Model confidence (mean pLDDT): 85 of 100. Transfer RNA from Polarella glacialis, 73 nucleotides, folded computationally. Rfam family: tRNA. The sequence is in RNAcentral, with records from Rfam.
[in-house]
RNA sequence: GCCUCUUUAGAUUAGUAGGCAGAGCACCUGCCUCGUAAGCAGGAGGUCGCGGGCUCGAGUCCGGCAGGGGGCA
Numbered sequence: 001g002c003c004u005c006u007u008u009a010g011a012u013u014a015g016u017a018g019g020c021a022g023a024g025c026a027c028c029u030g031c032c033u034c035g036u037a038a039g040c041a042g043g044a045g046g047u048c049g050c051g052g053g054c055u056c057g058a059g060u061c062c063g064g065c066a067g068g069g070g071g072c073a
Stems, first nucleotide, its partner, number of pairs: 001072007010025001012023002019056001027043005049065002052062002
């Protein structure tokens, strides 16, 4: 330099014929307990790596850039 995969919550991740962003864990509050853990109930946390394009509408499609994994040279 070229090819390919990947980037979504604190971390691990689901999400495809484009149509309201989800889960368990962790965290917070309450219940329970003499107290703690466990258990139960509820809650907060995301402009989906960045910035463009197509579209009525983009996490999803197109091309650019950046980070990471693999391959070729």